[in-house]
RNA sequence: GACUGAUCCAGAGUGACCGAGGGAACAGGCCCGUUGACGUCACAGCAACCCGCUUAAGGUUUCUUUCAACCUUUAGAAAUGGUGCUAAUUCCUGCCCGGUUUGGCCGGGGAAGAUCAUGA
Repeated sequence: GACUGAUCCAGAGUGACCGAGGGAACAGGCCCGUUGACGUCACAGCAACCCGCUUAAGGUUUCUUUCAACCUUUAGAAAUGGUGCUAAUUCCUGCCCGGUUUGGCCGGGGAAGAUCAUGA
């Protein structure tokens, strides 16, 4: 990196350095940016995907019961660890379908992408 699964209208920024573009790619739009964006580093924070923890139900192990361990699922917390994230819905649209009060608007699905888990 591919495959598979889940999630993507919530949330969370300061400082230092750098110096011209940036918002994944293409196109259109709309934004951010010399009052310093993007990026890098430090610190802080958000979140709850994984590990771990708490709770409840079910199951497995045991000759039986309790206990215990483990597995699945429900709900939860956020002191630790592994990631991730901290302008704008994944900034919006692009393809298909439906609705409608049709310069358009609304809804559903898809494509592409991001993150996590799995992983030869």